[in-house]
């Protein structure tokens, strides 16, 4: 350094759910908890999922308001490519 992860060693991360904050909200965060994962370490560049309170713009009911699409604009890295960093052990 490049592959692989059957197998060593030290071990990492922590889903669903509860609680406690934050958020309109997807969701985050901290404690609890283990379904799981050789990157489930970081990164929203591409796909894609998910919210949309306020803006914009178009439409319907309709009458001072509601629905509802797209745009905005935000989440998710444990959805998939992709960047990038990395332990061990085998070739």
């Nucleotide at each position: 350094g490049c592959g692989u992860g059957a197998u060593c060693a030290g071990g990492g991360c922590a889903a669903a759910c509860c609680c406690a904050c934050c958020g309109a909200g997807a969701g985050g965060c901290g404690g609890g908890g283990a379904c799981g994962c050789a990157a489930a370490g970081c990164c929203a560049c591409c796909g894609g999922u998910c919210c949309c309170a306020a803006g914009a713009c178009a439409g319907c009911c309709a009458u001072a308001g509601g629905c509802c699409g797209u745009c905005c604009g935000g989440a998710c890295a444990g959805c998939g490519g992709g960047g990038u960093u990395g332990c061990c052990a085998c070739g």
Record summary:
This is a predicted structure of a 91-nucleotide RNA (c-di-GMP-I riboswitch aptamer) from a Gammaproteobacteria bacterium.